[in-house]
Context: one part of a larger RNA
Molecule: small-subunit ribosomal RNA, 5' domain
Organism: Cyanidium caldarium
């Protein structure tokens, strides 16, 4: 001198744009954060109809989602991280090819009845559906055997393993009802047959996405020197989507290590943030990527993806109900409490955009997100008036008593009107012809009145821009260093008066 997620003092007019528990990964009252679909399925209630009619809801079955998003940074020094290689993998939803989609079946929730329990939850009998589940045909796929060429293809047999003959509109034919009319209209159902949409199953490729192998890179300690027996490796098995001691048998005795192994303390990594002419140093807050964790500890389950923040099981510890048999929870989501602390926001609005999840759609849902609020925390930028006005009022202070100083400062003329109030108009952001804005009557325009609504804080011995008076007497205080103060203190306390910054200025702390 920079420079901060500051923080404390004393002070405070406006707007823009970011930021906001660095501390206890302590503990949580409350309410919201993940749902959705009736164009899969039975049912069941309300409203309605002239009708076997429509329309709404919705608890269950089922399919998608809930492994995304949003948090925190404990734990990790490790292929976590960054980078640059690779080869033994898998991939819902997209997108492109090609092929199929034949036949049959048994349940079961919901609901009906009985019953158990304080709840939380069941429990038995009975009835039903499907795009739930089951089985069997079918294979260009996989798997084995055999042969060819030849080491990745090919051909033959042989095995197992597939699907929802689904939904839906639209238009037509038959058939059975029904209402009105009186033999045609209208509508509702079954069968059919065309076409469109959206599913479904197999197979090959892409796309994005994940798993996995390595070279290299990036704290600190030898007052830590020797670590290691699934340790290294091979050989067989077994696992995995997949290589691999990833596991086990069994054979070998290997493999790190002064280039610092091993231990030990520190720490999420990283684009990047500060600082500095660089080189370097110091930090990893917002904002992007990765990675880890979810009250602590283990461990499957489901599914394309989790060993899963708002799933499940156990075990603990803590809290709460409880009729004492036995249940519920987990804010490091978004707002708030409580504690801790020098210190950090509202129990807010709105799905109007952008994104995401279902859904043919309408839309539902979204504390992601847009936004408002609170906070000089930071940056930027405006403003607190302007021009004129005396050899220069008054007051104040200082004097060597003439004066010098505050000082064009003020007063008092003429001006504007940023801001700030009133009042009036009023938006872009909406994409998509109509509709559709939380913010918002907000930004921004205009008019009115009126100098009105708006300065403070530190410092003045020397470093270091700024000087006199009074009080104090080695007291009472200052102070970064050096160092002031013991009766004439430009260093202590005030008053004039100066000087630096300015809606901020000083203090502390922390990097450079």
């Nucleotide at each position: 001198g920079g420079a901060u997620g500051a923080a404390c003092g004393c002070u405070g007019g406006c707007g823009g744009u970011a930021u906001g528990c660095u501390u206890a990964a302590c503990a949580c009252a409350u309410g919201c954060a993940a749902g959705u679909c009736g164009u899969a399925c039975g049912a069941a209630a309300a409203c309605u109809u002239u009708a076997a009619u429509g329309u709404u809801u919705u608890a269950g079955u089922g399919g998608c989602g809930a492994a995304c998003g949003g948090g925190u940074g404990a734990g990790u020094a490790a292929c976590a991280c960054g980078u640059g290689a690779g080869a033994a993998u898998u991939u819902g939803c997209c997108c492109u090819u090609a092929g199929g989609a034949a036949g049959a079946g048994a349940a079961u929730a919901a609901c009906g009845a009985u019953u158990g329990g304080a709840a939380a939850c069941g429990a038995u009998c009975g009835c039903u559906a499907a795009u739930a589940c089951u089985c069997u045909a079918u294979a260009u796929c996989u798997c084995u055997a055999a042969g060819u060429u030849u080491u990745a293809a090919u051909u033959u047999a042989g095995a197992u393993g597939a699907a929802a003959a689904a939904g839906a509109u639209u238009a037509g034919a038959u058939u059975u009802g029904u209402a009105c009319a009186u033999u045609g209209u209208g509508u509702a159902g079954a069968u059919u047959u065309a076409a469109u949409c959206u599913g479904c199953c197999u197979a090959a490729g892409g796309a994005g996405a994940a798993g996995c192998u390595c070279g290299c890179g990036g704290c600190u300690g030898a007052u830590u020197a020797g670590c290691u027996a699934g340790u290294u490796g091979g050989u067989a098995a077994g696992g995995u989507a997949a290589a691999u001691g990833c596991u086990u048998a069994c054979c070998a005795a290997g493999g790190c290590u002064a280039u610092g192994a091993u231990c030990a303390g520190u720490a999420g990594c990283u684009g990047g943030u500060c600082u500095a002419a660089g080189a370097g140093g110091a930090c990893g807050a917002u904002c992007a990527g990765c990675c880890a964790c979810a009250c602590u500890g283990g461990g499957a389950c489901u599914g394309a993806g989790a060993c899963a923040c708002g799933g499940c099981c156990c075990a603990g510890a803590c809290u709460c109900c409880u009729a004492c048999g036995g249940g519920a929870g987990g804010c490091a989501g978004c707002a708030g409490u409580g504690g801790g602390g020098a210190a950090u926001u509202u129990u807010c609005u709105g799905c109007a955009a952008u994104g995401g999840g279902c859904g043919c759609a309408a839309g539902c849902c979204u504390g992601a997100c847009a936004g408002a609020g609170c906070a000089a925390u930071a940056c930027c930028g405006c403003g607190u008036g302007a021009a004129g006005g005396a050899a220069g009022a008054a007051g104040g202070c200082c004097u060597u008593a003439g004066g010098g100083u505050u000082g064009u400062a003020a007063a008092c003329u003429u001006c504007u009107u940023u801001u700030g109030u009133u009042a009036g108009g009023g938006a872009a952001g909406a994409a998509a012809u109509u509709u559709u804005g939380a913010c918002g009557g907000u930004a921004c325009c205009u008019a009115a009145a009126g100098a009105a609504u708006a300065a403070g804080c530190a410092u003045c011995g020397g470093c270091u821009a700024a000087c006199u008076c009074c009080g104090u007497g080695c007291c009472a205080g200052c102070a970064g260093c050096c160092g002031c103060g013991g009766u004439a203190a430009u260093a202590c306390g005030g008053g004039g008066g100066a000087u630096g910054c300015a809606a901020g200025c000083g203090u502390u702390a922390u990097c450079c």